Context: one part of a larger RNA
């Protein structure tokens, strides 16, 4: 390079935005870069291939042809691709009217519970476990009542429910703000898809500075267990968990399934709109659009399974894989305060 792949065998970047690039709807005219076609020049000879000839044949040699699939110049064709241009509305977008939602940011508010503090009642235990002990308690605990403080999380509602690109998002109110969906006409007129680099976001843990610290709890201490017990169990307990700002940039970041478009039987739920029928209303029936869950035909698959939300049938673009270990390591480079991250081998062994 050809070829084959990426749900689970190696393989989809954690996610988005997007420059370049690649690809791109219908239509008119034109151009002639790609494309097709003719001519001319060139593409050395020898060799290879074909035909004929010369050595008795062959090897070998001679002659002619073909080939040299290319390049340049020039004449033409105009379907397709490209350029310029005319128009269009189905792709895409905008406006209008609505709808649902834990989408995001900030400020404020609330109740339950835990802990602590104060006071009252009250007395000898409490707590904990498989059983215990450490621990707490006559300096009055546990229990109970009232009041107060503080921090963190928001029971029920709650739902294979909703929203978000992903990470993720759950008390209530207000302010600011992003996206989606439906309906109806109107408008713009291909404005699109993908996207190497790049930029932004990115759970938890961790880091820096300053706050905060109720509960929980790495480390650590003690009590048990045990042959031992650097554990599991128990009593304590500091970082951390929380807030602000700034870093880190990784996860089984998973649907282990990249994005977009079109096509290809159905059935049952469910969420959000809308249309029609019926009904006094509630509701019921039905159609359609968007999401979401299960089952399933064809088809696909090594099987499991997937199956209009495809892993089916096709096209466009990107990423990635190439035996196991060595190794996601060394070295170098870039990034980071550090921890470390990204990129990424080889020897050698099987």
């Nucleotide at each position: 390079u050809u070829g084959g792949g990426c749900g689970u065998a190696a393989a989809g970047c954690g996610a988005g935005c997007g420059c370049a690039g690649a690809c791109g709807g219908u239509u008119u005219a034109u151009u002639a870069a790609g494309u097709c076609u003719g001519a001319u020049g060139u593409g050395a000879a020898a060799g290879c291939c074909c035909u004929c000839g010369g050595c008795u044949u062959a090897a070998c040699c001679g002659a002619g042809g073909a080939a040299u699939u290319g390049c340049a110049u020039u004449g033409g064709a105009a379907a397709c691709u490209g350029g310029u241009u005319u128009a269009c509305u189905u792709g895409a977008g905008u406006a209008u009217c609505g709808u649902a939602g834990a989408g995001g940011a900030a400020a404020g508010u609330g109740g339950a519970a835990c802990u602590c503090c104060a006071u009252g009642u009250g007395u000898a235990g409490c707590g904990g476990u498989g059983g215990a002990a450490u621990g707490c308690g006559u300096a009055g605990a546990u229990a109970u009542a009232u009041g107060g403080a503080a921090g963190a999380a928001c029971a029920c509602c709650a739902g294979u429910g909703g929203c978000g690109a992903a990470g993720g998002c759950g008390a209530c109110u207000u302010u600011c703000u992003g996206g989606a969906c439906g309906a109806u006409u109107a408008c713009u007129g291909a404005c699109g898809u993908u996207g190497a680099g790049g930029c932004u976001c990115g759970a938890a843990a961790g880091u820096g500075u300053g706050g905060g610290u109720a509960g929980c709890a790495a480390a650590c201490g003690g009590g048990a267990u045990u042959a031992g017990a650097u554990a599991c169990c128990c009593c304590g307990g500091u970082a951390g968990u929380c807030c602000a700002c700034a870093c880190c940039g990784u996860a089984a970041a998973c649907g282990a399934u990249g994005a977009g478009u079109g096509c290809u039987a159905g059935g049952u739920g469910u969420u959000g709109a809308g249309g029609g029928g019926u009904u006094u209303c509630c509701g019921c029936c039905u159609c359609c659009c968007a999401g979401u869950a299960c089952c399933g035909c064809a088809g696909c698959u090594a099987a499991c399974g997937c199956g209009u939300u495809a892993a089916g049938c096709a096209c466009u673009c990107c990423g990635c894989c190439u035996g196991a270990g060595g190794a996601g390591u060394a070295c170098g480079g870039c990034c980071g305060c550090a921890a470390g991250g990204c990129u990424a081998a080889a020897a050698c062994u099987c």
A computed fold for a 350-nucleotide part of an RNA from Pogonus chalceus, annotated as small-subunit ribosomal RNA, central domain. The source organism's lineage runs through Eukaryota, Opisthokonta, Eumetazoa, Insecta and Pogonus.